[in-house]
RNA sequence: GAAAAAGGCAAACCCCGGGUGACCGGGGGACGCAAAGCCCACGGGACUCACCGAGUCGGCCGGGCUACCGAA
Numbered sequence: 001g002a003a004a005a006a007g008g009c010a011a012a013c014c015c016c017g018g019g020u021g022a023c024c025g026g027g028g029g030a031c032g033c034a035a036a037g038c039c040c041a042c043g044g045g046a047c048u049c050a051c052c053g054a055g056u057c058g059g060c061c062g063g064g065c066u067a068c069c070g071a072a
Base pairs, nucleotide, nucleotide: 001069008033009032013028014027015026016025017024018023031059037065038064039063042062043061044060045057046056047055048054049053
């Protein structure tokens, strides 16, 4: 973060499985993504519940670490 190159990931939805649930895993599928790679044991926010405690979301925002290409 411009051009290009090599590529990569995979929203909604559908099927199978797990979970009380948010949601998660696998397959299909592409809305999009320059980190849509990783971290919730960094902060905020939202969501769920066997609710005052625990859990979920990194493709909610900020932040940290790592990675391909290489013009201004």
Predicted 3D model of a 72-nucleotide RNA (c-di-GMP-I riboswitch aptamer) from a soil metagenome. The RNAcentral record of the sequence draws on MGnify. Its Rfam family is "c-di-GMP-I riboswitch aptamer". Rfam describes the family as follows. GEMM was predicted in a large-scale screen for bacterial structured RNA regulatory elements. The coordinates come from a structure-prediction model, not an experiment, and the mean pLDDT is 88.